[in-house]
RNA sequence: AGGCUUGUAGCCCAGUUGGAUAAGGCGUUAGACUCCUAAUCUAAAGAUCGCGGGUUCAAAUCCCGCCAAGCCUG
Repeated sequence: AGGCUUGUAGCCCAGUUGGAUAAGGCGUUAGACUCCUAAUCUAAAGAUCGCGGGUUCAAAUCCCGCCAAGCCUG
């Protein structure tokens, strides 16, 4: 320098052929239970989907550029 893959809550991860409230687990907070804790149960908060633009009635999803990480080629 070129090519490929990945980027979604504090952490891990799903998201099909573009279609509407972005699912789940861990963790956090509150409550229940308990003599107290742990475990268990219930509820809640937490993401404008790496950044910027474009296409579209509609974009996490398609297109372009950039950034970051990993792998490969020279």

The RNA shown here (transfer RNA) has 74 nucleotides and comes from an archaeon. Model confidence (mean pLDDT): 81 of 100. Rfam family: tRNA. Rfam describes the family as follows. Transfer RNA (tRNA) molecules are approximately 80 nucleotides in length.